This is a predicted structure of a 139-nucleotide RNA (FMN riboswitch aptamer (RFN element)) from Acinetobacter chengduensis.
Model confidence (mean pLDDT): 76 of 100.
Rfam family: FMN riboswitch aptamer (RFN element). From the family's description: The RFN element is a highly conserved domain that is found frequently in the 5'-untranslated regions of prokaryotic mRNAs that encode for flavin mononucleotide (FMN) biosynthesis and transport proteins.
Lineage of the source: Bacteria > Pseudomonadati > Gammaproteobacteria > Moraxellales > Acinetobacter.

RNA backbone atom coordinates (compact mmCIF):
# COMPACT_ATOMS: atom_id res chain seq x y z
C1' N A 1 0.00 0.00 0.00
C1' N A 2 -4.12 -3.77 -1.72
C1' N A 3 -7.45 -7.87 -1.08
C1' N A 4 -10.11 -10.64 2.37
C1' N A 5 -12.07 -10.87 7.44
C1' N A 6 -19.68 -13.74 11.54
C1' N A 7 -22.83 -18.12 11.79
C1' N A 8 -27.81 -19.69 13.22
C1' N A 9 -35.44 -19.89 14.39
C1' N A 10 -37.38 -25.22 11.08
C1' N A 11 -42.26 -27.31 13.89
C1' N A 12 -45.44 -27.28 18.01
C1' N A 13 -48.13 -24.28 21.76
C1' N A 14 -50.65 -19.62 23.90
C1' N A 15 -52.21 -14.83 22.83
C1' N A 16 -55.54 -9.67 19.08
C1' N A 17 -50.41 -9.28 18.66
C1' N A 18 -44.31 -13.34 19.70
C1' N A 19 -38.89 -15.80 14.17
C1' N A 20 -39.18 -12.12 20.93
C1' N A 21 -42.68 -15.95 26.02
C1' N A 22 -43.25 -21.77 26.49
C1' N A 23 -41.95 -26.86 24.85
C1' N A 24 -38.36 -29.00 20.64
C1' N A 25 -34.56 -27.14 17.12
C1' N A 26 -30.00 -24.14 15.08
C1' N A 27 -25.16 -20.94 15.60
C1' N A 28 -20.01 -20.08 17.53
C1' N A 29 -14.69 -13.37 15.21
C1' N A 30 -9.02 -13.57 16.32
C1' N A 31 -3.98 -14.45 18.40
C1' N A 32 -2.29 -18.05 21.93
C1' N A 33 -1.81 -22.95 24.24
C1' N A 34 -2.38 -29.37 22.26
C1' N A 35 -1.32 -35.41 24.81
C1' N A 36 -5.96 -35.92 20.60
C1' N A 37 -7.35 -36.55 15.46
C1' N A 38 -6.45 -35.11 10.25
C1' N A 39 -3.20 -33.56 6.77
C1' N A 40 1.50 -32.52 4.17
C1' N A 41 6.61 -33.14 4.19
C1' N A 42 12.75 -32.06 2.54
C1' N A 43 16.71 -33.84 5.56
C1' N A 44 18.76 -37.44 8.86
C1' N A 45 18.05 -42.40 12.39
C1' N A 46 16.18 -47.52 11.81
C1' N A 47 16.04 -53.76 7.98
C1' N A 48 11.26 -51.89 8.89
C1' N A 49 7.08 -50.21 12.18
C1' N A 50 8.20 -45.85 13.71
C1' N A 51 10.75 -40.91 15.38
C1' N A 52 11.14 -35.98 13.74
C1' N A 53 9.38 -31.21 11.28
C1' N A 54 5.03 -28.26 9.10
C1' N A 55 0.00 -26.95 9.07
C1' N A 56 -5.18 -27.07 10.92
C1' N A 57 -7.53 -28.37 15.45
C1' N A 58 -11.33 -25.23 22.67
C1' N A 59 -18.19 -20.40 22.28
C1' N A 60 -17.87 -20.97 28.42
C1' N A 61 -8.19 -21.44 29.92
C1' N A 62 -5.23 -17.01 28.96
C1' N A 63 -5.90 -12.44 25.66
C1' N A 64 -7.93 -9.90 22.09
C1' N A 65 -12.01 -7.31 18.53
C1' N A 66 -16.72 -5.38 17.44
C1' N A 67 -20.70 -3.02 21.17
C1' N A 68 -22.07 0.70 25.57
C1' N A 69 -21.49 4.45 28.46
C1' N A 70 -18.96 9.47 29.16
C1' N A 71 -15.26 9.13 34.69
C1' N A 72 -10.40 11.16 33.91
C1' N A 73 -6.75 13.26 30.23
C1' N A 74 -5.90 15.33 25.94
C1' N A 75 -6.44 17.69 20.59
C1' N A 76 -10.14 20.39 17.67
C1' N A 77 -14.77 23.26 17.78
C1' N A 78 -18.67 26.80 19.41
C1' N A 79 -20.68 32.85 21.45
C1' N A 80 -22.03 29.75 24.83
C1' N A 81 -24.76 25.07 27.76
C1' N A 82 -21.87 22.27 24.42
C1' N A 83 -19.97 18.96 20.07
C1' N A 84 -16.62 15.54 17.56
C1' N A 85 -11.94 12.53 17.83
C1' N A 86 -8.32 9.86 20.44
C1' N A 87 -6.52 7.54 24.75
C1' N A 88 -7.22 5.15 29.94
C1' N A 89 -11.02 3.68 33.03
C1' N A 90 -16.14 1.61 33.29
C1' N A 91 -19.66 -1.49 31.56
C1' N A 92 -20.40 -6.13 28.47
C1' N A 93 -20.32 -14.07 28.63
C1' N A 94 -20.04 -18.93 29.70
C1' N A 95 -17.94 -25.77 32.47
C1' N A 96 -18.97 -29.14 35.74
C1' N A 97 -18.48 -34.45 36.20
C1' N A 98 -16.56 -39.28 34.99
C1' N A 99 -12.29 -41.87 31.97
C1' N A 100 -7.46 -42.72 30.26
C1' N A 101 -2.52 -40.22 31.28
C1' N A 102 3.36 -38.28 34.19
C1' N A 103 0.92 -34.28 32.29
C1' N A 104 -5.66 -32.60 29.52
C1' N A 105 -11.25 -27.19 32.34
C1' N A 106 -8.19 -28.24 24.73
C1' N A 107 -8.86 -35.58 23.57
C1' N A 108 -13.14 -39.63 24.98
C1' N A 109 -18.13 -39.67 28.20
C1' N A 110 -22.13 -37.57 29.67
C1' N A 111 -24.75 -33.06 31.74
C1' N A 112 -24.99 -28.01 31.66
C1' N A 113 -23.94 -23.20 30.06
C1' N A 114 -23.59 -18.21 27.67
C1' N A 115 -24.53 -14.38 23.64
C1' N A 116 -23.43 -5.69 23.22
C1' N A 117 -26.84 -1.38 21.67
C1' N A 118 -31.82 0.69 19.41
C1' N A 119 -36.37 -1.18 17.66
C1' N A 120 -41.09 -4.44 18.42
C1' N A 121 -44.96 -8.65 22.94
C1' N A 122 -39.56 -9.75 26.45
C1' N A 123 -34.83 -11.13 20.46
C1' N A 124 -28.08 -14.78 20.81
C1' N A 125 -31.17 -16.66 15.36
C1' N A 126 -35.89 -10.90 12.90
C1' N A 127 -35.21 -5.37 11.52
C1' N A 128 -31.30 -0.86 12.38
C1' N A 129 -26.83 1.63 12.85
C1' N A 130 -23.57 -1.42 9.14
C1' N A 131 -22.46 -0.75 1.26
C1' N A 132 -19.55 1.15 8.49
C1' N A 133 -15.83 -0.08 11.85
C1' N A 134 -12.34 -3.84 13.12
C1' N A 135 -9.18 -7.77 16.50
C1' N A 136 -6.24 -10.43 12.62
C1' N A 137 -5.47 -13.37 7.49
C1' N A 138 -3.38 -13.20 3.07
C1' N A 139 -0.41 -10.69 -1.16
RNA sequence: CUUCAGGGCGGGGUGUAAUUCCCCACCGGUGGUAAUUGGGUUAAAUAAAUUGCCCAUAGCCCACGAGCCAAUGUACUUUAUGGUGCAUAGCAGAUUUGGUGAGAUUCCAAAGCCGACGGUAUAGUCCGGAUGAAAGAAG

RNAcentral holds the sequence, with entries from MGnify.